A computed fold for a 78-nucleotide RNA from a Desulfobacterales bacterium, annotated as c-di-GMP-I riboswitch aptamer.
[in-house]
RNA sequence: AUAACGAAAGGGCAAACCUGGGGGAGCAAUCCAGGGACGCAAAGCUAUGGGCCCCAUGGGGGCCGCCAGGUUACCCAA
Numbered sequence: 001a002u003a004a005c006g007a008a009a010g011g012g013c014a015a016a017c018c019u020g021g022g023g024g025a026g027c028a029a030u031c032c033a034g035g036g037a038c039g040c041a042a043a044g045c046u047a048u049g050g051g052c053c054c055c056a057u058g059g060g061g062g063c064c065g066c067c068a069g070g071u072u073a074c075c076c077a078a
Base pairs, nucleotide, nucleotide: 012040013039017035018034019033020032021031022030038065044071045070046069048068049067050066051063052062053061054060055059
């Protein structure tokens, strides 16, 4: 120096639910903003594989806080 690991410190993200707005098949899954705080060392990004959810049966939409892969990253003890 790099990689792994994950204490401390500084911070970070943010479930359910509530309000408003999107989505649209105007009914969904769910997304955005505010509140909120279940939790999280990638709970950053990515729909590539599997899985799940919704509408429908030509298929289309969604979930990365389901698992894995890819990729980026703060601090720096044992």
The sequence was found by an Rfam model in a public genome assembly.